[in-house]
């Protein structure tokens, strides 16, 4: 430069097809349990859904450009 693929909670990932309250596990905080840790149980805080515009009553999901990143390929050496 072509062509796929990722980007949602601190971490690892669903959710997109098929727009309609943003979830799960780890993890963190708090209570209950134990003499104390752990371990079980409830509770709870934690999201610009990578950016930017469009479309729509509504967008993580759909259309455009763009960033970072990984595979593949072409190109140069």
């Nucleotide at each position: 430069c072509g062509g796929g693929g990722a980007g949602u909670a601190g971490c690892a990932c669903a959710g997109a097809c098929c727009g309609g309250u943003a979830g799960u596990g780890c993890g963190c905080a708090a209570g209950c349990u134990u003499u104390g840790g752990g371990u079980g149980c409830u509770u709870g805080a934690g999201a610009u859904c990578g950016c930017g515009g469009g479309u729509u009553c509504a967008a993580a999901u759909c259309c455009c450009g763009c960033c970072u990143c990984c595979c593949c390929g072409a190109c140069c050496a």